[in-house]
RNA sequence: AGGGGUGUCGUUCAGUGGUAGGACGUCGGUCUCCAAAACCGAUAACGAAAGUUCGAUUCUUUCCACCCCUG
Numbered sequence: 001a002g003g004g005g006u007g008u009c010g011u012u013c014a015g016u017g018g019u020a021g022g023a024c025g026u027c028g029g030u031c032u033c034c035a036a037a038a039c040c041g042a043u044a045a046c047g048a049a050a051g052u053u054c055g056a057u058u059c060u061u062u063c064c065a066c067c068c069c070u071g
Base pairs, nucleotide, nucleotide: 001070002069003068004067005066006065007064010024011023012022013021018054025043026042027041028040029039030038047063048062049061050060051059
């Protein structure tokens, strides 16, 4: 320099154009003499900017970060 891949709650994974979910975590509650476990509830996210569309996590473009390949 060229090519490819990945980017979603604190962590790890889903989500093929129509209200963003699961598990773990965290917080609160129930239970218990206390705690743990269990159960109930809450919490919190689409890397950035444009474009297409009635509507974008999803399609297109550019950029950013990380990984891989070629030279």